[in-house]
């Protein structure tokens, strides 16, 4: 003495690494808001930038001599007065005199002014610290010893004369000293010398005393001592190699100078040395140190008060004086700067104390006392002191104290939330009672004061006793009384890290912000109130610093993939070093003394009321010195041994590595034959070669370059790299013997040696192949990709370059730790004639994997295990492996290697998802194989556009678009115009008034209607007589009503779509550090995640699938209707019936398929329908309904009513339909067969009108329906007749003309019906849709909605009835698994019109454009930032060389001794050339940063050409080619 805290922030989520950030603690602080009070501290940190005033260093008369004042003695003359006749006597005055005493001036002398203060600029140093040393010195102070004798010239002060404005000088004359000089003396003792022997000094002054002498302070000489202080040395503590070589007084000697002293400290001479990587030498910066800040600590940062030490003292030089100084308030000289001035000259130095002014974010009073402490001087009294002791000023820091206690409601007002009920501020206030620190005012009132002095005594250097004097602070602390709560609360937060939250306002705006981030209409994050939370006379911010951050790791990290192993070896210093023995001890270890000042820190105590503060005392730490003592480690010496390490001997493999010969095969020229039209090239093609004979072929001959099989995860080499075949030289390596040496080793900065390809430089060489180039293609472009040519290169020799993904991203060396499994190359054992083969043991090359280890992936005797040693490297990303300098290099370059700015991240690794122009697998009218469409015409219908007062809204791929609309002529209505109305058309409550049963109906008049204005009919609850009450109109009022008004990106409810695709998940359980996985993966099968098998999984949930409805068969029971009954068509419940149950073959496994049978109405899910997991798509929908919010309304609307138009517009686009283009047709006439529904303001027969006939009309039978009707002829179909290929007897559009019906109302704008008209179109480019059976196709017939219809739509329904599917390559869509990512808001889409292309005889299928949204590259454009370069421009430092050179020392000459003249040497200044450091600079390059600019698309997927590394050419850019390397690609 008792110690260690983490949090945000990368991702869709995990882990890991890595930075940034925060929460803690200090400051000489400084801003911003605010301020009662004491205490003790502290306080110019920038411009050592300039400074006005004042003051800070004097004192000594007990060293001297003047002058001057006051007193006071002494004398003489003078004057005046009194007395006196006068002499004269006395007195008095001013001057003077003689001596005293006091006291003031300069002055000669002294001693002090080297202390004391102040600052911190130099300085990286013997300056500071620490231990040590001594060639020195040393006034004051003490001790010891001796000594103090004689003479003698001057000066200053004065005075006189002069110069000068000043400051200050110059000459005469006198004078004194403790000032000066000269003589003596000067010892065994001082100096010089060995000695002899020579040489050196002073003052005197007070007090006593008659003196004589005494005493005291001094003088001189020597000794010693304390203080002090000069010098010398080991040792320690900045940053930089982008500073590596420094140096000539330099090293070191001798000789002399010089100093208090040593010494190159200086000079002459001789050597030629001294220092450095243990960092010399240069640059930057810096005062050092006790101590201060923080940290557990180990550090780390700092030097402000106070102590110590050094250093400056306007700059810069120099020396005197002096014990000391090269001197802060001394001198000289030079520079600058500033006053003075009479222009001749002078004169100044605040980094002393205040104080000014500048400069800055910033730092006080031109204060009081010398009472204390201290310092000078003095015998002392004293004097002096900006030191100091005190006050002022600044919340600048610490510490203390206060602003009041106590009681007071289930709780006042105010305000503020609210779910509206209440909650909160809040016992907070009021009020009530106390109390009196503190403040005011009064009163009392310490201590800091003893000493010096003075008597006294006594042991007389000096003590003890007694007396008297002394306070700036100070109106002091402290006490005490009055008064009264009376004088006193801010400040920052409040989204998480962070303790505290609501509401209003703003609406990517204002603005915040320490990070992460908040703000685009519901902001806990901004701004404002409440509230609440933290600290408080303070808070908070900026700065700076340790702290967390083990984030520079000693304590206490790391290097396959995150940053980081040197491309390889040798190797030097250097670090490390195997056994054993002596002996030593500089490390190491114990001890015992000495030093590490005080202050500070700690502890114990005490003292200020506490505390801060202070004060005493104790302890410790650490580092050093000394002795002494040990010997285990470790060095050091010697010595032994053999296991590390090396030789020896004997065997072996190897593409080790250089030379030189020599081989086939291919290519490829050439020369010849044989032949004839094509070759050759691509996805296709075209450049290109070919009739002057190609290509093929065969034969010959020439060049070069590379070596097929063998060949392998193999073998060698340090690496890079090495392959025919033989022969020469030559390196290592590996096994056995254990001969031999005898630690002879490891590693290895520096430095050498080698070092793929490109690539250079000279000569060759040149088949091939191929950057560059040049043509053809592609394509929007194509400076690529492909193709046809080609140079440099490819090759050789010599010489250079020194990079690479130069990797195993893994540095070299020993030891140690479970195996198995292949292979290479030895050996030993077996065995064998010999070999193969077993076993066993070295040594290499590999796969798997115990424990370990890792962030995870993986590693694991060839470690990334578990230890040793030694080298190299790392410390966010970006800027950048880039600038600057340096060294190399013929270049290219290469190696060394920053910062400024900027970002909060950049990574690694694995985890789920998603996508891929990845696989692999499986399904679907996907697609193919068929059948009818659409795209072309004219229509209807919806949409978009455009018009328009309005042409209301809304829906926009697939999942908008005949859709919200199962009915827009008015109403619907929401849109436009234009009148109108305002508690409103409807609601609900209250409250006054009028009326009146409510109510209903009718009429006039004005209007287009509303609306308004009159006017009449009609009836009576309760109570009744009137008033009141129920209800009702109506006016007036309060609440509130209304709103298809806004937000589907506040939402609820409900839909669509992935999709009736077979998928989503839980529990417990296992695995993983963890997101997470397992289950659900694998195999078989299924329509199905259906079933079975397997299985670290066993269960289950929501989904499949069943269960419900329709339909096909049958049977029971019932029976409205039908039918004459029988019946039993049908109807309806109820029930059977199908399960691969049954046989057979086949696969095969218990699931289950696949072919055939039987039975049966149906047959492998029998057919349809309803049902839609978890979820995407901020998918629709506030306009269907509901519903936060936010809008518009009591002056009139965005709420209501009305007329009337719109929603029907129409150069043009698109969706979907209907009918058509005709003879499988249409007309005409005849004649068959449905089923599902619907229906009383309906359906409506039958009869009649309606010209003959119809849309309709009259009438009205029967039906509330198995009964009437509708309906009737159901149509396609059938028979029979025209029509004979024609814009037609095909088609009906479009218009005319006249009915009909609904409706107040068909004009805008309705349907039908009759006639008459008679358009486009002759089968539809690209390209596109649907549909797998009772379906497509094709005929019809019902219904909702509705007054009526514009329905060819939709929802039904029945009738007639097909073709076709080999199959899964492609297309689109869906699923599983599995790779790969740099993606995670997670890599859209359709169609159509037009305009091509390409292939083909056509024609189907195909293909590109326009076309786009993941990340993401580079140019280019715009803005702004900071750094480098640059022709220069300026400025600073430091240094060289020449020139000049002041003062001062030294010297030399001279001298009237006062000095004068030279010299040597020097600050400063000049001159010249460079060096370095910085400011600036036209321009030029890059690099960064900024939502939404331009070109393209390089890179992540196989990214559409794998990508990356190096070098190399080329190209708007990204990039792209060629050679060689990786794999971090499949």
């Nucleotide at each position: 003495a008792u110690u260690g805290a983490g949090a945000g922030u990368u991702u869709g989520a995990u882990c890991c690494u890595g930075g940034c950030u925060c929460a803690g603690g200090a400051u000489g602080a400084a801003c911003g808001c605010u301020g009662g009070c004491g205490g003790c501290g502290u306080g110019g940190a920038u411009a050592a930038g300039g400074c006005a005033u004042g003051c800070a260093a004097g004192u000594c008369g007990u060293a001297c001599g003047c002058c001057c004042c006051g007193c006071u003695u002494u004398c003489a003359a003078u004057u005046u007065g009194u007395a006196g006749c006068a002499a004269u006597a006395c007195a008095a005055a001013a001057g003077g005199u003689u001596g005293g005493c006091g006291g003031g001036g300069a002055g000669u002398g002294g001693c002090a002014a080297a202390c004391g203060g102040g600052g911190u600029a130099g300085u990286a140093a013997c300056a500071c610290g620490u231990a040590g040393g001594u060639a020195c010195c040393a006034a004051c102070c003490u001790c010891c010893a001796a000594g103090a004798u004689g003479a003698g010239a001057a000066u200053a002060a004065u005075c006189c004369c002069g110069c000068g404005a000043a400051a200050g000088c110059g000459g005469g004359a006198c004078u004194a000293a403790u000032a000066c000089u000269c003589a003596a003396u000067g010892g065994u003792u001082c100096c010089c010398g060995u000695a002899a022997g020579g040489g050196u000094a002073a003052a005197g002054g007070u007090u006593c005393g008659c003196a004589a002498g005494a005493a005291u302070c001094g003088c001189u000489u020597g000794g010693a001592g304390a203080c002090g202080g000069g010098c010398c040395u080991g040792c320690g503590g900045g940053c930089u190699a982008u500073c590596a070589g420094c140096u000539u007084g330099u090293u070191g000697g001798c000789a002399g100078g010089g100093u208090a002293a040593c010494g190159g400290c200086c000079u002459a001479c001789c050597a030629a040395g001294g220092c450095a990587a243990c960092g010399a030498c240069g640059g930057c910066u810096a005062g050092g140190g006790g101590a201060g800040a923080u940290g557990a600590g180990a550090g780390u940062c700092u030097g402000u008060u106070c102590c110590c030490c050094a250093c400056c003292a306007c700059u810069g030089g120099a020396a005197c004086u002096g014990c000391g100084a090269c001197a802060c308030g001394g001198u000289c000289c030079a520079g600058a700067c500033a006053c003075c001035u009479a222009c001749g000259g002078g004169u100044g130095g605040c980094u002393g104390c205040a104080g000014u002014c500048g400069a800055g974010a910033a730092u006080c009073u031109u204060c009081g006392a010398c009472a204390a402490u201290g310092c000078g001087c003095g015998a002392a009294a004293g004097c002096g002191u900006g030191a100091u002791c005190g006050a002022g000023c600044g919340a600048c820091g610490c510490c203390g104290c206060g602003u009041g206690c106590a009681g007071g409601a289930a709780g006042a007002a105010g305000u503020c939330c609210u779910u509206c009920g209440g909650g909160a501020u809040g016992u907070a206030a009021a009020c009530u009672g106390c109390u009196u620190u503190u403040a005011u005012a009064g009163a009392g009132g310490a201590g800091a004061a003893a000493a010096u002095c003075c008597c006294g005594c006594u042991u007389u250097u000096a003590g003890c006793g007694g007396g008297a004097c002394u306070g700036a602070u100070g109106u002091u602390a402290c006490u005490c009384u009055a008064u009264g709560a009376a004088u006193a609360a801010g400040g920052g937060g409040u989204u998480g890290c962070u303790a505290a939250a609501c509401u209003c306002g703003u609406g990517c705006c204002a603005g915040c912000a320490g990070c992460c981030g908040c703000g685009g209409u519901a902001a806990u994050a901004c701004g404002a109130g409440u509230g609440c939370c933290c600290c408080a006379a303070g808070c908070g911010u900026u700065a700076u610093c340790c702290g967390g951050a083990u984030u520079u790791a000693u304590u206490g990290g790391g290097c396959g993939u995150a940053a980081a192993g040197g491309g390889u070896c040798c190797g030097u210093a250097g670090g490390g070093g195997g056994u054993u023995u002596u002996g030593u001890u500089a490390g190491c270890c114990u001890c015992g003394c000495u030093u590490u000042a005080a202050a500070g820190g700690u502890c114990u105590g005490c003292g200020c009321u506490u505390a801060a503060c202070g004060c005493a005392g104790a302890a410790a730490a650490u580092g050093g010195g000394c002795g002494a003592g040990g010997a285990a480690c470790g060095g050091c010496a010697a010595g032994a041994g053999u296991g590390g390490a090396g030789g020896a001997u004997g065997c072996g493999a190897g593409a080790g590595g250089c030379c030189g010969a020599c081989g086939g095969a291919a290519c490829u020229c050439u020369g010849g034959g044989u032949g004839u039209a094509g070759g050759g090239g691509u996805g296709a093609a075209a450049u290109c070669c070919g009739u002057u004979g190609a290509u093929a072929u065969c034969c010959a001959g020439g060049g070069g370059a590379a070596c097929a099989c063998c060949a392998a995860a193999g073998g060698c080499g340090a690496a890079g790299g090495c392959a025919g075949u033989c022969g020469g030289c030559u390196g290592g390596c590996g096994c056995a013997u254990u001969c031999c040496u005898g630690a002879c080793c490891c590693u290895g900065a520096a430095g050498g040696a080698c070092g793929a390809a490109a690539g250079c430089g000279u000569g060759g060489g040149c088949a091939u192949a191929a950057a560059a180039a040049a043509g053809g293609a592609u394509u929007a472009g194509a400076u690529a990709c492909c193709c046809u040519u080609g140079u440099a290169u490819u090759c050789c020799a010599c010489g250079c370059c020194c990079u690479a993904a130069a990797c195993g991203a893994u540095g070299c060396u020993c030891u140690c730790u479970a195996g198995u499994c292949u292979u290479u190359c030895g050996a030993a054992g077996u065995g064998u004639c010999g070999a193969c083969c077993c076993u066993u043991u070295g040594a290499g090359a590999g796969g798997c994997g115990a424990a370990g280890c890792u962030a995870a992936c993986g590693c694991g005797u060839u470690a990334a295990g578990a230890g040793a040693g030694c080298c190299g490297c790392c410390u966010g990303g970006g800027a950048a492996g880039u600038a600057c300098g340096g060294c190399c290099g013929c270049a290219a370059g290469g190696c060394u290697a920053a910062a400024a700015c900027u970002c909060a991240a950049a990574g690694g690794a694995a985890u789920a998802g998603a996508c891929g122009g990845g696989g692999a697998c499986u399904u679907g009218c996907a697609c193919a194989a068929g059948c009818g469409g659409u795209g072309g015409a004219g229509c209807g219908u919806g949409u978009g556009g455009u018009u328009u007062a309005a042409u209301u809204c809304g829906a926009c791929g697939c999942u908008a678009a005949g859709c919200g609309a199962a009915a827009a002529a008015c109403c619907u209505c929401a849109c436009c115009a234009g009148g109108g109305c305002u508690u409103g058309a409807a609601a609900u409550u209250c409250c006054g008034g009028c009326g009146g049963a409510a109510a209903u109906c009718c009429c006039g008049c004005a209007g287009a209607a509303a609306c308004g204005c009159g006017g009449g009919a009609c009836u009576u609850c309760u109570c009744a007589c009137a008033a009141g009450g129920a209800c009702c109109g109506c006016c007036g009022g309060u609440a509130c009503a209304g709103g298809u008004g806004c937000u589907g990106c506040a939402u609820g409810g409900c839909u669509g779509u992935c999709g009736u695709c077979a998928g989503u998940u839980c529990g417990u359980g296992g695995c993983g550090u963890g997101a997470g996985u397992u289950g659900u993966u694998c195999c078989c099968u299924u329509a199905a995640g259906u079933g079975g098998g397997c299985u670290a999984a066993c269960g289950a949930a929501c989904g499949c699938a069943a269960c419900c409805c329709u339909u096909g068969u049958u049977g029971u029971c019932u029976g409205u209707u039908a039918u004459a009954u029988g019946u039993g068509u049908c109807a309806g419940a109820c029930a059977a019936g199908a399960c691969u149950g049954c046989c057979c073959c086949g696969c095969u496994a218990c699931a289950g398929c696949g072919g055939g049978g039987a039975g049966g109405a149906a047959g492998g899910c029998g057919a349809g329908g309803a049902u839609g997991a978890c979820g995407c798509c901020a998918a629709g929908u506030c306009a269907g309904c509901a519903u936060g919010g936010c809008c518009c309304u009591c002056u009139g609307a965005u709420a209501u009513c009305c007329u009337g138009g719109g929603c029907u517009a129409c150069a043009c686009a698109c969706g979907u339909g209907g009918a058509a283009c005709a003879a499988u047709c249409g007309c005409u006439g005849c004649u068959a067969c449905a089923a599902c529904g619907g229906g009383u303001u309906g359906c409506g027969a039958c009869g009649g009108g309606g010209a003959a006939a119809a849309a309709c009309c009259c009438u009205g039978a029967g039906c509330c329906a198995a009964u009437c009707c509708u309906u009737a002829u159901a149509a396609a179909a059938g028979c029979a007749g025209c029509g004979c290929c024609a814009g037609u007897u095909c088609g009906g559009a479009u218009u005319g003309a006249g009915g009909u019906c609904u409706g107040a109302a068909a004009c805008u704008c309705g349907a039908c019906c009759u006639c008459a008209u008679g358009a486009a179109g002759u089968a539809g480019g690209a390209a596109u849709c649907g549909c797998u059976a009772g379906u497509a196709a094709u005929c019809g017939c019902g219904g909702g909605u509705c007054a009526g219809c514009u329905a060819u739509a939709c929802c039904g329904c029945g009738g007639u009835g097909a073709a076709u599917a080999c199959g899964u390559u492609c297309u689109c869509a869906a699923g599983u698994c599995u790779u790969g990512u740099a993606c995670u808001c997670a890599c859209a889409a359709a169609u159509a019109a037009u305009u091509g292309c390409g292939c083909c005889c056509g024609g189907c299928a195909g293909c590109g454009c326009a076309u786009a949204c993941g990340c993401c590259c580079g140019u280019c454009a715009a803005g702004c930032c900071a750094a480098g370069g640059a022709a220069g421009u300026u400025g600073g430092u430091a240094a060289u060389a020449c020139c000049c050179g002041a003062a001062a020392u030294c010297u030399c000459a001279c001298u009237u001794c006062g000095g004068u003249g030279g010299g040597c040497c020097u600050a400063a200044g000049g001159u010249a050339a460079g060096a370095u450091c910085a400011a600036u600079g036209a321009c030029a390059g890059g690099g960064g940063c900024u939502a939404a600019g331009u070109c393209g698309u390089a890179a992540c997927a196989a990214g559409g050409c794998a990508c990356g590394g190096g070098u190399a050419g080329c190209g708007g850019a990204a990039g792209c080619u060629g050679c060689u390397c990786g794999u971090g690609g499949a």
Notes: Predicted 3D model of a 1530-nucleotide RNA (small-subunit ribosomal RNA) from Parcubacteria group bacterium GW2011_GWF2_42_7. It matches the Rfam family "Bacterial small subunit ribosomal RNA".